A computed fold for an 88-nucleotide RNA from a Syntrophomonadaceae bacterium, annotated as c-di-GMP-I-GGC riboswitch aptamer. NCBI's taxonomy places the organism under Bacteria, Bacillati, Bacillota, Eubacteriales, Syntrophomonadaceae. The prediction has a mean pLDDT of 82. Rfam family: c-di-GMP-I-GGC riboswitch aptamer. Rfam links the family to the GO term cyclic-di-GMP binding.
RNA sequence: AUCGAAAAAGGCAAAGCCACCGAAAGGUGGCGGCGCAAAGCUAAAGGGGCUUCGGUAACACAUUGCCGGUGCCAGCCAGCUGCCGGUU
Repeated sequence: AUCGAAAAAGGCAAAGCCACCGAAAGGUGGCGGCGCAAAGCUAAAGGGGCUUCGGUAACACAUUGCCGGUGCCAGCCAGCUGCCGGUU
């Protein structure tokens, strides 16, 4: 530098259930284990998704699009850093 086949030291923990926080998205802890070679960190670099509020357009309603604000998601992309091992 590059890769994650095998191995080892180990790590994280989806859905679901329980408790708590939040208006919601979602978060924290416990059980759990779908998966993960960055499932480590960053939401104040950026894109994307979600929530909610306001405006606006379409519409019979429901609802949907667009614009702006709010908060959230790093297990969507991305940025930064890094363990073990293979190859060079």